[in-house]
The part of an RNA shown here (large-subunit ribosomal RNA, domain II) has 695 nucleotides and comes from Mangrovibacterium sp. The organism belongs to Mangrovibacterium, within Bacteria.

Context: one part of a larger RNA
RNA sequence: GCCUACGAGUUAGUCGUCACCAGCAAGGUUAAGGACUUCAGGUCCGGAGCCGAAGCGAAAGCGAGUCUGAAUAGGGCGAUUUAAGUUGGUGGUGCUAGACGCGAAACCUUUGUGAUCUACCCAUGGUCAGGUUGAAGUUUCGGUAACACGAAAUGGAGGACCGCACCAGGGAGCGUUGAAAAGCUCUUGGAUGAACUGUGGGUAGGGGUGAAAGGCCAAUCAAACUGGGAAAUAGCUCGUACUCCCCGAAAUGCAUUUAGGUGCAGCGUUGAGAAAGUCUGUAAGAGGUAGAGCUACUGAUUGGAUGCGAGGGCUUCACCGCCUAUCAACUCCAGACAAACUCCGAAUACUUAUAGAUGAUUUUCAGCAGUGAGGGCGCGGGUGCUAAGGUCCACGCCCGAGAGGGAAAUAACCCAGAUCACCGGCUAAGGUCCCCAAGUGUAUGUUAAGUUGAAAAAAACGAAGUCAGACUGCCCAGACAGCUAGGAUGUUGGCUUGGAAGCAGCCAUUCAUUUAAAGAGUGCGUAACAGCUCACUAGUCGAGCGGUUUGGCGUGGAUAAUAAUCGGGCAUCAAACAUACCACCGAAGCUGUGAUAUAGGCAAAGUGAUUUGCCGAUAGGUAGGGGAGCAUUCCAGAGAGCAGAGAAGGUGAACCGUGAGGUUUGCUGGAGCGACUGGAAAAGCAAAUGUAGGC
Numbered sequence: 001g002c003c004u005a006c007g008a009g010u011u012a013g014u015c016g017u018c019a020c021c022a023g024c025a026a027g028g029u030u031a032a033g034g035a036c037u038u039c040a041g042g043u044c045c046g047g048a049g050c051c052g053a054a055g056c057g058a059a060a061g062c063g064a065g066u067c068u069g070a071a072u073a074g075g076g077c078g079a080u081u082u083a084a085g086u087u088g089g090u091g092g093u094g095c096u097a098g099a100c101g102c103g104a105a106a107c108c109u110u111u112g113u114g115a116u117c118u119a120c121c122c123a124u125g126g127u128c129a130g131g132u133u134g135a136a137g138u139u140u141c142g143g144u145a146a147c148a149c150g151a152a153a154u155g156g157a158g159g160a161c162c163g164c165a166c167c168a169g170g171g172a173g174c175g176u177u178g179a180a181a182a183g184c185u186c187u188u189g190g191a192u193g194a195a196c197u198g199u200g201g202g203u204a205g206g207g208g209u210g211a212a213a214g215g216c217c218a219a220u221c222a223a224a225c226u227g228g229g230a231a232a233u234a235g236c237u238c239g240u241a242c243u244c245c246c247c248g249a250a251a252u253g254c255a256u257u258u259a260g261g262u263g264c265a266g267c268g269u270u271g272a273g274a275a276a277g278u279c280u281g282u283a284a285g286a287g288g289u290a291g292a293g294c295u296a297c298u299g300a301u302u303g304g305a306u307g308c309g310a311g312g313g314c315u316u317c318a319c320c321g322c323c324u325a326u327c328a329a330c331u332c333c334a335g336a337c338a339a340a341c342u343c344c345g346a347a348u349a350c351u352u353a354u355a356g357a358u359g360a361u362u363u364u365c366a367g368c369a370g371u372g373a374g375g376g377c378g379c380g381g382g383u384g385c386u387a388a389g390g391u392c393c394a395c396g397c398c399c400g401a402g403a404g405g406g407a408a409a410u411a412a413c414c415c416a417g418a419u420c421a422c423c424g425g426c427u428a429a430g431g432u433c434c435c436c437a438a439g440u441g442u443a444u445g446u447u448a449a450g451u452u453g454a455a456a457a458a459a460a461c462g463a464a465g466u467c468a469g470a471c472u473g474c475c476c477a478g479a480c481a482g483c484u485a486g487g488a489u490g491u492u493g494g495c496u497u498g499g500a501a502g503c504a505g506c507c508a509u510u511c512a513u514u515u516a517a518a519g520a521g522u523g524c525g526u527a528a529c530a531g532c533u534c535a536c537u538a539g540u541c542g543a544g545c546g547g548u549u550u551g552g553c554g555u556g557g558a559u560a561a562u563a564a565u566c567g568g569g570c571a572u573c574a575a576a577c578a579u580a581c582c583a584c585c586g587a588a589g590c591u592g593u594g595a596u597a598u599a600g601g602c603a604a605a606g607u608g609a610u611u612u613g614c615c616g617a618u619a620g621g622u623a624g625g626g627g628a629g630c631a632u633u634c635c636a637g638a639g640a641g642c643a644g645a646g647a648a649g650g651u652g653a654a655c656c657g658u659g660a661g662g663u664u665u666g667c668u669g670g671a672g673c674g675a676c677u678g679g680a681a682a683a684g685c686a687a688a689u690g691u692a693g694g695c
Stems, first nucleotide, its partner, number of pairs: 001695006011097003015094010027051003033045004055062002065077004100239002103236001107229002110227001112225002119203009128193001130162003133158001137154006166190003170187005205221001207217003242629006252265005266371002268368007276361001277358009291344001292342002298338002302334004309327002311324004374399005380393004404415003419595004424591003430585003433569003439582001441581006452571002461556002465553010482540005488513003493507003519534001523532002596619003600615006630684001632681006641673002649668008
């Protein structure tokens, strides 16, 4: 992992409540017990008790009233008329019980078992190769007045040294489903000591023991293990078993020692009622948003005019006064801002009335829920960075709970809401060269970048890319570009300066002459000159040449992690882009044919339940509500029936049923099975890291 078996809403209560069925009814009903029958969830007694028919008050109590109160007041709760209860059965649900099943970590006037592991202690034993160092003391000699002291021997101390056994475990590698639930290899520390070790004994669970790590107390320790309380509790996780049919949510508000729970409301469903609901037109309303505006307020604000006032300066003994490249109130002119501004002010939305349309969509009560983590997109906003697949509101759609077609793939984007069948048809979005259904369609342009090949990101900025338009200048009296030639003189203008001659810098009526034309000079250059060149002019050539601006498509800017790619192949008068048009393809949409179901309407049949026919409508669905069924085991009735001429079970086949399933039959098997009508449940498995067995 698979298979087989087992495996989860049960049972009880003289409890509550609701629905349905049945009996009786202003009443309903017996319990214990007894009697009789004989064994059946029987019959008859038994009225104790309970519920209802009357309430109010704490109560005494009074009573259609009563309580409060001084009250005949007021107020509270009741009554009046519409008036129904009670007993039993079945079902839904609540409560109390383990209460749908499995699951803690934990807790204890609890009961005991452990110190054969390990911690410490007690008693009694054992072990430590070999080598090294050489303390005290002693002896001899020297030495002293005597000591002291010195030397040499002797001696053999030490939590001394090196190093086996032994003990330990500092470092590394290996091992990590190991050879091993702590090891192996190399290396390392102690190794006469606070050493190591054998045997016997002691200390026990809020207790021991601890050279202290919360360590150790039998592979278990911030409170051991075992039995019991005990099915502890679990607002948590997981699981919760056959079929078909109808409807179908929520992820919100308020509150919560509340935030992943719960209560009430909202939204679903079922039953019984009621008479509404929705849309459009018209009419009438309330409102202060969008917009707009502000000499209409509050606040903020730019420039200008004026300049109250302030600063600074002058003057003066002081006051007064005068001036201003400063600030600046009010007012005026022009401009312009606001969620917490408004002289104004929509569209929608909302309310009411009325007319029309629609046709059960609305609402009340009762039973039963689930939901109370939502999410994406569009749009109006707050927050944030006008960041986020961010976060918080409002309105709408969708996903959630929605399949199908398109977007390569892709919950929520586009199209469109799947009852079932069909090798019919038409379309939507989107497409029509091939993959791949349908145009290598028509017409006119653009693009040369493979730009691009639907959108969904490329920008500021740069550029004689190219196409189309607008305005404008020059031009056969010859433009623009190229080529040939000239480009001079006063003069090296004046000043400055070492120098300054067109060209470092300063000055300026930057003048004048010769000219076809030529600046007191456009740039390069020199130390300064020189030199090259330009403006400007002539000739040559012979038809268009420049400037500004708008739009389209392209270009650079252009950098990311698999070598790259429009989904791919590939595509250039296109298979790209733009505009217009035609045809076709394309879905579970629509439609055609047939069928089923649901609720309704009409008609017929039937006492009735109901059945049949017709009509139009409806039939996606999670949580969840409602309805109808299938199967399994056992029981009762009737004692249908079947069975060694082959039951159950196993394994095939055919047929029937929308389905759960059923019937018949072949083979196997070898002894029980079972239709129908009812009843009762240990009543259906794919999941629970489910339990047991097998493979």